[in-house]
Context: one part of a larger RNA
RNA sequence: CAAUCUUGAAGGAACUCGGCAAAAUGACUCCGUAACUUCGGGAGAAGGAGUGCUUUUUCAGAUAGAUUUAUGUAUUUACUACAUUUUAUCUGAAAAAGUGUCACAAAAUCAGGGGUAGCGACUGUUUAAUAAAAACACAGGACUCUGCUAAAUCGUAAGAUGAUGUAUAGGGUCUGACACCUGCCCGGUGCUGGAAGGUAAAGGUGAUUUGUUUUUAAGCAAUGAUCUUAAGCCCCAGUAAACGGCAGCCGUAACCAUAACGGUUCUAAGGUAGCGAAAUUCCUUGUCGGGUAAGUUCCGACCUGCACGAAUGGUGUAACGACUUCCCUACUGUCUCCAAGAUUGACUCA
Numbered sequence: 001c002a003a004u005c006u007u008g009a010a011g012g013a014a015c016u017c018g019g020c021a022a023a024a025u026g027a028c029u030c031c032g033u034a035a036c037u038u039c040g041g042g043a044g045a046a047g048g049a050g051u052g053c054u055u056u057u058u059c060a061g062a063u064a065g066a067u068u069u070a071u072g073u074a075u076u077u078a079c080u081a082c083a084u085u086u087u088a089u090c091u092g093a094a095a096a097a098g099u100g101u102c103a104c105a106a107a108a109u110c111a112g113g114g115g116u117a118g119c120g121a122c123u124g125u126u127u128a129a130u131a132a133a134a135a136c137a138c139a140g141g142a143c144u145c146u147g148c149u150a151a152a153u154c155g156u157a158a159g160a161u162g163a164u165g166u167a168u169a170g171g172g173u174c175u176g177a178c179a180c181c182u183g184c185c186c187g188g189u190g191c192u193g194g195a196a197g198g199u200a201a202a203g204g205u206g207a208u209u210u211g212u213u214u215u216u217a218a219g220c221a222a223u224g225a226u227c228u229u230a231a232g233c234c235c236c237a238g239u240a241a242a243c244g245g246c247a248g249c250c251g252u253a254a255c256c257a258u259a260a261c262g263g264u265u266c267u268a269a270g271g272u273a274g275c276g277a278a279a280u281u282c283c284u285u286g287u288c289g290g291g292u293a294a295g296u297u298c299c300g301a302c303c304u305g306c307a308c309g310a311a312u313g314g315u316g317u318a319a320c321g322a323c324u325u326c327c328c329u330a331c332u333g334u335c336u337c338c339a340a341g342a343u344u345g346a347c348u349c350a
Base pairs, nucleotide, nucleotide: 001345002344003343004342005341006340007339008338010336011335014334019331027051028050029049030048031047036041038177052099053098054097055096056095057094058093059092060091061090062089063088064087065086070084071083072082073081074080100104112329113328114327115326117324118323119321120320124136125135140175141174142173143172144171145170146169152161153160154159178316179315180314181313183246184245185244188243189242190239191238192237193236194235197234198233199232203228204227209222210221211220212219247265248264249263250262251261274308275305286302287301288300289299290298
């Protein structure tokens, strides 16, 4: 000097990204226990008190005995059986008195607690070996496909799964308990339906022209006008818990300011409820309030939302969380500021 431990004056988070680490709490019995709440919880909430040993008394239970002290019941009428009573021992509880220590759950084992906010309802799952989470899943909700040789999936096929199931079933997609809700837009892209018209492939039809042959014939070969023609596309509707989208500018009220109101342009429609400097706010440490002596974080408001917003769900929410933020209490060598000791290494010598 290092590792692992022990102890520490005064202070007690001043340490630090952050109480990381350590300390503290801890058992049983009794008392007592808030907001909130889905009435189950929250809750071991919180916060208190007691605990050794000796003696005595009381109560409860178990086991064993006594059968006369007594009573009752039953019968096979027998000092038979059972129960109560009674005696002893053991166990547990309570009360009183006494008693020793600095200290009695005397060791070991063995929750620190409370408040606020965010996210996710919950138990669960996950990156075997840097991530356990707010990610995944979930019960519940919705849309959509599927009538059974089902849809969907695997396979070239046979065949298999679905399912020895049958729409209260099965597949796919999104959302994610519960409560209150889920606004407007179908112009674009998708999907579904429609079939009058337009477009239109191969195929069908075969006008015309050319070649061949002795020929304007016939045949053969080529050319291919016109007409016809499926789905699709164009077209017409529907559909947003389908993909998605949800505006500007100008003026106006008897102080100022603001604009319920008016004008105008554009759009498929112009963001409703709720929330809002937010896990979203650039400017920004916004402004005000709270907490601190002092607070870029935190909590409550405001709304000027650069760039929230309704199942890509919106807003709340008891319970839950090795999640994240902030505060308080207890506690401490985390620190002010280090010191002493133990063990094992290192080190020196052999």
Large-subunit ribosomal RNA, domain IV from Moramonas marocensis, 350 nucleotides, folded computationally. It matches the Rfam family "Bacterial large subunit ribosomal RNA". Its family is annotated with structural constituent of ribosome and ribosome in the Gene Ontology. The RNAcentral record of the full RNA draws on SILVA.